Bacterial RNase P class A from Branchiibius hedensis, 375 nucleotides, folded computationally.
């Protein structure tokens, strides 16, 4: 110097003028008006995908469905997150990636091609044999799977090996791969060695399945509190021979029980709690690789409800393109100044956290890895 990798930060500064919305504090003509001051979105506030907090319902029992997760060992309020590790895969490397249980429990699927996609077959080769003649073809019945073709895949590889008509794990050697056993390391996925076994056993579970392990519903318009309003009527079922309701998927069962269902007309739709200090943040010891834990210390002015948090000037900053002067040059360009003009993104709270996904102009910082050069 280039070219890469991981991780973590910022999200234009100031400044006038108008302009919203909570709260304070005045003012009067007392209006949910006026002036005046305080604060007054984000890393994602945003998808609502997932776990928690809170908040009502429910909470005898038993069985059945149904859903979520899925290597190990951890952290955590939990979790489908996060951290190490183990396999398996890419990359020269930093590092990256995985929806990573079971395919000898069972059942189904494997388009196209191709003879044949799972109880293997046999399209063209190769053999021998019988039979015909034009004597090297043709036909007929058969062995075979080593060679060729298909295909994402084709029932282990490799060999001048043995064998044999011609071949084949039919058999030998070695290698891979699968199963035991044993020893050794590790909490553990798991490795690592030796020894045996039949020679080999396709893939697919984001297909149904099986194993484990796990989950009650609804959600702040949850939910409560105070003020206003109103007007009944008509049909059907039903009061122990029980309508309807509860046990928030269902069924058994158990409870509770005089109302219920429809349809037609009236009526309100206002305030105030919930409501912002919480698994909080930042630094610093401490343990531990870490993720996270303890702990001491400072630190924390959105709360809107038809729904605020915005707009323009004008300097100033970074970026892009066009021109101009200068310097450099491997003539390809590349740097520094200066006009000019264009540009500053994604997006926005709405009961709260912990996460995961996606969006995103441009900058910076750390670490590390590869290359080449000089020392």
């Nucleotide at each position: 110097u280039g070219a890469g990798c991981u991780g973590g930060c910022c999200a234009g500064g100031c400044g006038g003028c108008c302009g919203c919305g909570u709260c304070g504090a005045g003012a009067c003509u007392c209006g949910u008006u006026c002036u005046c001051g305080c604060c007054g979105a984000g890393g994602a506030a945003c998808g609502u995908c997932c776990g928690g907090g809170c908040u009502c319902c429910g909470c005898a029992g038993a069985g059945c469905a149904c859903g979520g997760u899925g290597g190990u060992g951890g952290c955590u309020a939990a979790c489908g997150g996060c951290c190490a590790c183990c396999c398996g895969g890419g990359g020269u490397g930093a590092c990256c990636c995985g929806c990573g249980g079971g395919a000898c429990a069972g059942u189904g699927c494997c388009a196209c091609a191709g003879a044949a996609a799972a109880c293997a077959g046999a399209c063209c080769g190769c053999c021998g044999g019988c039979c015909g003649c034009u004597u090297g073809c043709g036909g007929c019945a058969g062995g075979u799977a080593a060679g060729g073709g298909u295909g994402a895949a084709a029932c282990g590889g490799u060999g001048u090996g043995u064998g044999u008509a011609a071949g084949a794990g039919a058999c030998c050697a070695c290698c891979a791969g699968c199963g035991g056993u044993g020893c050794a390391g590790g909490u553990g996925a798991c490795u690592g060695c030796a020894c045996c076994g039949g020679c080999u056993c396709g893939g697919u579970a984001a297909a149904c399945c099986c194993c484990a392990c796990u989950g009650g519903g609804a959600g702040c318009a949850a939910g409560g509190u105070c003020a206003g309003a109103c007007a009944g009527c008509g049909u059907g079922c039903g009061u122990c021979c029980g309508a309807g309701g509860g046990c928030u998927g269902c069924u058994c069962g158990c409870c509770c029980g005089a109302g219920c269902a429809c349809g037609c007309g009236g009526g309100u739709a206002g305030a105030c709690c919930g409501c912002u200090a919480g698994a909080g943040g930042u630094g610093g010891c401490u343990g531990g690789c870490a993720a996270c834990a303890g702990u001491c210390a400072c630190c924390c002015g959105a709360g809107a409800u038809g729904g605020a948090u915005g707009g323009u000037c004008g300097c100033c900053c970074g970026c892009c393109g066009u021109c101009g002067u200068c310097a450099g040059u491997u003539c390809g360009c590349u740097g520094a100044c200066g006009a000019c003009g264009g540009u500053g993104a994604c997006a926005g709270a709405a009961c709260c956290c912990g996460g995961c996904g996606u969006a995103u102009c441009g900058g910076c910082c750390a670490g590390c890895u590869c290359a080449u050069c000089c020392u």

RNAcentral holds the sequence, with entries from ENA. Lineage of the source: Bacteria > Bacillati > Actinomycetes > Micrococcales > Branchiibius. Its mean pLDDT, the model's own confidence on a scale to 100, is 76.